Predicted 3D model of RNase P RNA and transfer RNA as a complex of 426 nucleotides. The prediction has a mean pLDDT of 77.
[in-house]
RNA sequence: UGAGCAGGCUGAACAGUCGCCGUGGCGCUUUGGGCGCCGCGGAGGAAAGUCCGAGCAUUCCGGGCCGGGAUAGUGGGUAACGCCCACCGGGGGCGACCCUAGGGAAAGUGCAACAGAAAUAAACCGCCGGCGCCCGUAAGGGCCCGGUAAGGAUGGAAAGGCGAGGUAAGAGCUCACCACCCCCUGUGGUGACACAGGGGGUCUGUAAACCCUAUCCGAUGCAACACCGAUAAAGGCAAGGGCGGCCCGCCCGUUUGAGCCUUGAAAGCGUGGCUUGAGGCCUCUGGCAACAGAGGAUCCAGAUAGAUGACUGUUCUCGACAGAACUCGGCUUACAGGCCUGCUCAUCAC
RNA sequence: GACUCAUUAGCUCAGUUGGCAGAGCACUUGACUUUUAAUCAAGGUGUCCGGGGUUCGACUCCCCGAUGGGUCACCA
Numbered sequence: 001u002g003a004g005c006a007g008g009c010u011g012a013a014c015a016g017u018c019g020c021c022g023u024g025g026c027g028c029u030u031u032g033g034g035c036g037c038c039g040c041g042g043a044g045g046a047a048a049g050u051c052c053g054a055g056c057a058u059u060c061c062g063g064g065c066c067g068g069g070a071u072a073g074u075g076g077g078u079a080a081c082g083c084c085c086a087c088c089g090g091g092g093g094c095g096a097c098c099c100u101a102g103g104g105a106a107a108g109u110g111c112a113a114c115a116g117a118a119a120u121a122a123a124c125c126g127c128c129g130g131c132g133c134c135c136g137u138a139a140g141g142g143c144c145c146g147g148u149a150a151g152g153a154u155g156g157a158a159a160g161g162c163g164a165g166g167u168a169a170g171a172g173c174u175c176a177c178c179a180c181c182c183c184c185u186g187u188g189g190u191g192a193c194a195c196a197g198g199g200g201g202u203c204u205g206u207a208a209a210c211c212c213u214a215u216c217c218g219a220u221g222c223a224a225c226a227c228c229g230a231u232a233a234a235g236g237c238a239a240g241g242g243c244g245g246c247c248c249g250c251c252c253g254u255u256u257g258a259g260c261c262u263u264g265a266a267a268g269c270g271u272g273g274c275u276u277g278a279g280g281c282c283u284c285u286g287g288c289a290a291c292a293g294a295g296g297a298u299c300c301a302g303a304u305a306g307a308u309g310a311c312u313g314u315u316c317u318c319g320a321c322a323g324a325a326c327u328c329g330g331c332u333u334a335c336a337g338g339c340c341u342g343c344u345c346a347u348c349a350c
Numbered sequence: 351g352a353c354u355c356a357u358u359a360g361c362u363c364a365g366u367u368g369g370c371a372g373a374g375c376a377c378u379u380g381a382c383u384u385u386u387a388a389u390c391a392a393g394g395u396g397u398c399c400g401g402g403g404u405u406c407g408a409c410u411c412c413c414c415g416a417u418g419g420g421u422c423a424c425c426a
Base pairs, nucleotide, nucleotide: 001346002345003344004343005342006341007340008339009338010337012315013314014313015312016311017310018309020042021041022040023039024038025037026036027035028034029033044321048332049331051330052329053328054327055326056221057220058219059218061249062248063247064246065245068217069216070215071214072213073087074086075085076084077083088102089100090099091098092097103212104211108210109209110206111205112204124152125151126148127147128146129145130144132143133142134141135140160178161177163175164174165173179202180201181200182199183198184197185196186195187194188193225272226271227270228268233263234262235261236260237259240252241251242250279298281296282295283294284293285292286291316319351422352421353420354419355418356417357416360375361374362373363372369406377393378392379391380390381389399415400414401413402412403411
């Protein structure tokens, strides 16, 4: 200098005027509240998708079973998780580094189209043997029977690879080396596992097919739910009903009608839930890290038709994706530009 | 806001143990007819919403997105 890898930060700024939502103080008032003045706060890293995990609330209460769902290497973190950190195994890259739904196919079942002789099982061609038959003077050829998985051909996949021995021809049939699987022993590691030695073996793939194993999970969701206030009922069905199914206990109901359906009326500038929370910020300590502990200071939107805007002036690099609605922890997706840190490779110069 | 379903030819829809994507209408061409319609014959239909993954192989199974629809509010 060029190419690249990983991580982090930021997401135009300032001033004035007029508005909007919330709120503190003061004053006036018709005491429900309203109005005026002064002050303070007012979108995001994803507020999004609603994909996971929780808090919280309801389901009358309690127990059990079935069904269903989710996850899947090891150790740790966390309130919890399918998230995060570190590591192991596998794959990719010269490298920094990246990717990985990564239990079980030797419990059982299913599937593997087409092609191919054959798809879990094999003889189509080829090779070899036969005083079996036929043709031929002969060499040899054809048929039949048998042996053979070394070679050809099909396929995503065809009984581990290669060499030697062996054989009629062949074959882990035997042997050496290599690859993989299982078991045992030793060493290191908390562990997944790694390394070394010994023994046995060569078994198709698929579980994001059913399934098996282990662990976890009741359902519904703030339009949950609680309270205050207003209001008008009528008709029909009904013997069972009580948050997915079943059972036990329990409760309500069957003349006094639980419950369901239809029609009509009504449906509030109502209150709470609602924002102080596993909260962010700073410092120190422990830990490789995720994270944890201690101390300090701090309050940072809360609407209910739904606020965060408009105008003017100045400056710059001329501004992307995008707008809270119960709240947190994550994941995923969208995103103009700018800044910082660490590292790798190539080339050149000293 | 929460929950839930769907997307296949121009339109409406089928498509199951994962194995060559189909039907009706519409469209194109030809025949019949003076011409059109109807009828008959033949034919083309495709990013299976998009992108990844599992698998030999994906409309189908899994994950992430896009678009469109449906249900739920308070009281007796």
About this RNA
Rfam match: Bacterial RNase P class A. The family's RNA type in Rfam is ribozyme.